[in-house]
Molecule: small-subunit ribosomal RNA
Organism: uncultured rumen bacterium
RNA sequence: AGAGUUUGAUCCUGGCUCAGGAUGAACGCUGGCGGCGUGCCUAACACAUGCAAGUCGAGCGGAGUCAUAUGCAGAUUCUUCGGAUGAUAUAUAUGACUUAGCGGCGGAUGGGUGAGUAACACGUGGGUAACCUGCCCUGCAUUGGGGGAUAACAGCUGGAAACGGCUGUUAAUACCGCAUAUGCGCACGGAGCCGCAUGGCCCUGUGCGGAAAGAUUACAUCGAUGCAGGAUGGGCCCGCGCCGGAUUAACUUGUUGGCAGGGUAACGGCCUACCAAGGUGAUGAUCCGUAGCCGGCCUGAGAGGGCGACCGGCCACAUUGGGACUGAGACACGGCCCAAACUCCUACGGGAGGCAGCAGUGGGGAAUAUUGCACAAUGGGCGCAAGCCUGAUGCAGCGACGCCGCGUGAAGGAAGACGUAUUUCGGUAUGUAAACUUCUAUCAGCGGGGAAGAAGAUGACGGUACCCGACUAAGAAGCCCCGGCUAACUACGUGCCAGCAGCCGCGGUAAUACGUAGGGGGCAAGCGUUAUCCGGAUUUACUGGGUGUAAAGGGAGCGUAGACGGCGAGGCAAGUCCGAUGUGAAAACCCGGGGCUCAACCCCGGGAUUGCAUUGGAAACUGUUUGGCUCGAGUACUGGAGGGGCAGGCGGAAUUCCUGGUGUAGCGGUGAAAUGCGUAGAUAUCAGGAGGAACACCGGUGGCGAAGGCGGCCUGCUGGACAGUGACUGACGUUGAGGCUCGAAAGCGUGGGGAGCAAACAGGAUUAGAUACCCUGGUAGUCCACGCCGUAAACGAUGAAUACUAGGUGUUGGCGACCAAAGGUCGUCGGUGCCGCCGCAAACGCAUUAAGUAUUCCACCCGGGGAGUACGUACGCAAGUAUGAAACUCAAAGGAAUUGACGGGGACCCGCACAAGCGGUGGAGCAUGUGGUUUAAUUCGAAGCAACGCGAAGAACCUUACCAAAUCUUGACAUCCCGGUGACCGGAAUCCAAUCUUUCCUUCCCUUCGGGGCACCGGAGACAGGUGGUGCAUGGUUGUCGUCAGCUCGUGUCGUGAGAUGUUGGGUUAAGUCCCGCAACGAGCGCAACCCCUGCCCCCAGUAGCCAGCGGCCAGGCCGGGCACUCCGGGGGGACCGCCAGGGACAACCUGGAGGAGGAUGGGGAUGACGUCAAAUCAUCAUGCCCCUUAUGAUUUGGGCUACACACGUGCUACAAUGGCGCCUGACAGAGUGAAGCGACCCCGCGAGGGCAGGCAAAUCACAAAAACGGCGUCCCAGUUCGGACUGGAGGCUGCAACCCGCCUCCACGAAGCUGGAAUCGCUAGUAAUCGCGGAUCAGCAUGCCGCGGUGAAUACGUUCCCGGGUCUUGUACACACCGCCCGUCACACCAUGGGAGUCAGUAACACCCGAAGUCAGUGACCCAACCGGAAGGAGGGAGCUGCCUAAGGUGGGACCGAUAACUGGGGUGAAGUCGUAACAAGGUAACC
Repeated sequence: AGAGUUUGAUCCUGGCUCAGGAUGAACGCUGGCGGCGUGCCUAACACAUGCAAGUCGAGCGGAGUCAUAUGCAGAUUCUUCGGAUGAUAUAUAUGACUUAGCGGCGGAUGGGUGAGUAACACGUGGGUAACCUGCCCUGCAUUGGGGGAUAACAGCUGGAAACGGCUGUUAAUACCGCAUAUGCGCACGGAGCCGCAUGGCCCUGUGCGGAAAGAUUACAUCGAUGCAGGAUGGGCCCGCGCCGGAUUAACUUGUUGGCAGGGUAACGGCCUACCAAGGUGAUGAUCCGUAGCCGGCCUGAGAGGGCGACCGGCCACAUUGGGACUGAGACACGGCCCAAACUCCUACGGGAGGCAGCAGUGGGGAAUAUUGCACAAUGGGCGCAAGCCUGAUGCAGCGACGCCGCGUGAAGGAAGACGUAUUUCGGUAUGUAAACUUCUAUCAGCGGGGAAGAAGAUGACGGUACCCGACUAAGAAGCCCCGGCUAACUACGUGCCAGCAGCCGCGGUAAUACGUAGGGGGCAAGCGUUAUCCGGAUUUACUGGGUGUAAAGGGAGCGUAGACGGCGAGGCAAGUCCGAUGUGAAAACCCGGGGCUCAACCCCGGGAUUGCAUUGGAAACUGUUUGGCUCGAGUACUGGAGGGGCAGGCGGAAUUCCUGGUGUAGCGGUGAAAUGCGUAGAUAUCAGGAGGAACACCGGUGGCGAAGGCGGCCUGCUGGACAGUGACUGACGUUGAGGCUCGAAAGCGUGGGGAGCAAACAGGAUUAGAUACCCUGGUAGUCCACGCCGUAAACGAUGAAUACUAGGUGUUGGCGACCAAAGGUCGUCGGUGCCGCCGCAAACGCAUUAAGUAUUCCACCCGGGGAGUACGUACGCAAGUAUGAAACUCAAAGGAAUUGACGGGGACCCGCACAAGCGGUGGAGCAUGUGGUUUAAUUCGAAGCAACGCGAAGAACCUUACCAAAUCUUGACAUCCCGGUGACCGGAAUCCAAUCUUUCCUUCCCUUCGGGGCACCGGAGACAGGUGGUGCAUGGUUGUCGUCAGCUCGUGUCGUGAGAUGUUGGGUUAAGUCCCGCAACGAGCGCAACCCCUGCCCCCAGUAGCCAGCGGCCAGGCCGGGCACUCCGGGGGGACCGCCAGGGACAACCUGGAGGAGGAUGGGGAUGACGUCAAAUCAUCAUGCCCCUUAUGAUUUGGGCUACACACGUGCUACAAUGGCGCCUGACAGAGUGAAGCGACCCCGCGAGGGCAGGCAAAUCACAAAAACGGCGUCCCAGUUCGGACUGGAGGCUGCAACCCGCCUCCACGAAGCUGGAAUCGCUAGUAAUCGCGGAUCAGCAUGCCGCGGUGAAUACGUUCCCGGGUCUUGUACACACCGCCCGUCACACCAUGGGAGUCAGUAACACCCGAAGUCAGUGACCCAACCGGAAGGAGGGAGCUGCCUAAGGUGGGACCGAUAACUGGGGUGAAGUCGUAACAAGGUAACC
């Protein structure tokens, strides 16, 4: 840093997808060790059990235990009865200890969670002159003297329990007075200083008020009180920052402010009363949704984007809701009261509870751990302390959840082992890999030692880290991928199946894409997948995008807010810039250094923290302000141009209608018609009249207007622009969200009007249909007035304004200068066009009228479809318009240009393409091929042209591939091995339907004598064999476009590129043939020529050919002879637009002419460019793969390929007189073929043919008669003397054999058919037509095929049309390329969604009712120790009651949101469904809005 994917290819736009990093993760497969981290993201769901907040006896009174001492009582034992002992009990004192209660401090920290919260909650910076602060520190001053209670305790008593009640007793650092007191508080004064304001500070006067506690001790120490200060921690206020929705636009009544009071630590509508009517909001109020905020974390080059686990700061919450109490601090997680839900106990009367503390359980979930150890360390609470408590914390356990580190061995080792995979069978790969040898011991395991962490003691971790020793290569490798992106390839299996897939896409029999294997690639104790975030994505563009045609300029103007703004000068300093200061917590990040063996991790120092605030300065720019300027803008005056607007009037042409005249049979309309009109007189024509609408020519990329738009003439009113002048104002400007106005056509309302035109409608046509196109009619409407609508492809698909940036040429409106003046030249301002540089652009194109270069403002865009749809809202009479989604779905949709192909687009050109002709086919019979059908089989292939007398140039057997039956299995055929034989072949016989079998006869070669060769038979296996499949795996061959004139390349040039140029253009040609021109210059394959046949001449040669002249003869070129001629066959000449004339450009070339056998490639043939059709052929042959192997191979007999209701193609013969038949006296060819052959003559037969046999391997002999033709005769238009099918009979030939199933002959029979519908074929000259002859194949079989000659025409005006082709051009939504593409309804299936009578749930408010606890207020007849008082009583307090507020609850009507619903609407997707053909070509009626 990019890549894949739209196309045949290209460039662009644009989406989708991938490669990277990350995670509190989960899932799949796998799993050796250690360190450091981390672990309920879901149900703020419910919780069993244990623990998580106590401590102080140095505050107090008790109670208790122990010890000692003393006293009293005194069991027991002993006793000298004196007493001793002294259990036990008790009292006092002392000491040590325990602690239920009172009291103090702490339970407001620590720990958890993220439900709520869009907020001064949080962050940041300030303020507090409006405040508080326990414990701690400092200073000053005190600590005097009293009082009354009450727990505990005792007694009685209630209750199941929880928990109480009454009476009595007692203490305090508990409680309450009194004294004293400052610099404390309050009230009223005075002086000074200060502050932004309220106000504050300080000094001072008077009056009033306000404190305390003791404990311990040898000293000491710890406390208590007042005041002041500090520190710490908080409260409150403010500036700025802080998600989405406007389809949420209005919200608010304690609301906003004031005054007074209350309340608070404190300001404040915080609360109350009164007064005023304010306050917030497009700079987004209110409402709805979502969300704890931040330091930071992830990503990113950065700017940004996403996130807010762990750690740290703040906030909020503690089952849900409400409330206060205590206190320095709470409205309090492990406190209290009330309400609600839930759970538990209960004796049914009542009670108890709150894991979002640590473990743990259930549940939910894809998913998240132990009911562990210790207070040793750090820290916290209490305590003078010892110490106690501490699930904070330190550790351990579990989980590859993450990061980091280590290991699973190292070196040598080629017979490149075995195995496996593959193979072209040679090999190759796995692979130095293994084995084997040597070595090592990190981890784990075993044994031993053994820390730091602790300052004097104290170590949970822990016999841990670490160290040492011995020991064995032993205990330790998987996962994903291998078509491209993306590193890595083969085999088999499968056969659009099974499956894969992140995107493109793989799989339909040769899958590097599925599955398996071998091999390979990547990472590694992990590897993949899934999910999510950032990146790539400049795909929301601040950095850093766009809007003519790709998505995107508002239809246009006026103008509000806002944004931006000319020249020169002064002031200020908000923005801006510089310096300083404070802050920006720590951790994190970066740099440097250090500690764990390294690293992760941890520690130290520095940087950074781009911000905010304060302060000092600067003054260019922006801003603001003061006073100026004239060039922006405007005004004034003068002038002309104009379909600018509105109103009124006038005019002629035309259509229609009415009246009258003339006039007669049609008119009208169309592709053609019909409907329609017309004998009741139309159309046509003349005259007159009525009425409405629109204004020909002029008229013009001409004019005017902001746009829509505006067109006869005249008048009136009126807007704007322009030019000239340079007098006036002095920045007055530009743009413009909302807003207002205008706004084609159609449409709507009311009232007029209505000639023509004309939706709807009707009729006629067209058509398969025709609800259309065409025709005849025709109503709304079109017109007018007034009012709505507010949209258009409202387009230049181009917002407005200003400035700048080469030109050229038109046109329009002004003005100026000059000249030789009906004119011209030059200049200038405004408008409107074309062409064209620079520049821009994806290209097309734009180009002073910008899409260029810049600035300002507005509007709009972010893939296609769904959809400009739904819902909501606004407007509208309605139609509808404006605003404007989502689910779902696709991997594209698109723009411009390129090459093709195509067009019922254009231009040019060619071809028997049409036309002009001649003859056919299509009808008949027959032949032949095909389809179909049939069959045991009717073998297979060929399928529009380009299959169908084709493969087949010969199916009776054979052929033969098919069918039935029979038979063989190393085979009918090839190679190799072993054994045997000497043959094999040939002949004969046997058997069989036949092959097969069996038997007999005949019968090898070479030799160095060892043997070898050859052939046959038998045997074993390798193998043979296959006309079995795939022509869509192939080679080769062939058809076709098409003998059409095309198809390409190199270099250069142009283009971002695909590509273009050349090859286009002007001529010309049969031709890309040639000439000319040209950013092209050349070249190749094609064309042409070279080759063959034919047409003329010459030379050479002269038999088997020929015979002019000479001779002979059997009269036949037969012979001699000759080679002149014909001919034969070898060579050469000839023709080239060469010559002439004309045309053309002085060219190429064309036209005509001469000469010539031949004239413009003379005629014919061979020759087939790049390519197209997955064209044909696996059955000519070859061949990959697949398949069969006693058969899908081989042999044989018989059958079939020859079937037959039909259909088609190609032919033959005819239908007759241009003919048939007979006779002949008749003629005249060419090219071929012949030895298993052609076969003469002669004889026989009516004939086919037979017999005999001369000749001939052929210019010699034979086939061989050519026929049409000619002559004569006959037939006389008929189903015939035409025609010959079919059938009967008799024969001939070939062949082993003519039944199925050959050909021919004769006799007899004598069918259809009288020239062929729609349609269709061939042919342009020696051609068509017609006539016969030959050949290949072949035993036989020809109407077919391939050749040959004879006779021998007609016509071509011409290129409009049909078909095919070529070139150029044009359009295209086609590229499988028009046999293309593609639209909509309907039917079916599925999916999401709108509406929907309703039904159900939720949320937040509102109204009313009820109203717990509780503060406050009122009351307080009841109750009360402290103070006063002698008492009565008072002061003060309390219970109780009442009131305001108020949670939950109840009722109600609405709002919003969701779920669901009969039915219903459209939408999307789906395989080959139905109907049509709308669009893309002029898409067949141009398309579109």